This is a predicted structure of a 72-nucleotide RNA (transfer RNA) from an uncultured Clostridia bacterium. Its Rfam family is "tRNA". By type it is a transfer RNA. Rfam links the family to the GO term triplet codon-amino acid adaptor activity.
[in-house]
RNA sequence: GCCUCCUUAGCUCAGCGGUGGAGCACUCGGCUGUUAACCGAUAGGUCGUAGGUUCGAAUCCUACAGGGGGCG
Numbered sequence: 001g002c003c004u005c006c007u008u009a010g011c012u013c014a015g016c017g018g019u020g021g022a023g024c025a026c027u028c029g030g031c032u033g034u035u036a037a038c039c040g041a042u043a044g045g046u047c048g049u050a051g052g053u054u055c056g057a058a059u060c061c062u063a064c065a066g067g068g069g070g071c072g
Base pairs, nucleotide, nucleotide: 001071002070003069004068005067006066007065010024011023012022013021018055027041028040029039030038048064049063050062051061052060
């Protein structure tokens, strides 16, 4: 330098153009002698950044940034 994959909640990851989710963690509550475990609930997101396409974009296109792999 070129090719390719990844970037979504604190963490690990789903999400095939039509209201952004799960598990774990945090917080609150239940259970009990207490803790853990278990059960229930709440909260938590400018979907890496900036443009473009579209009635509508996490999703499609482009550039850039960060990370992984390969080639030279």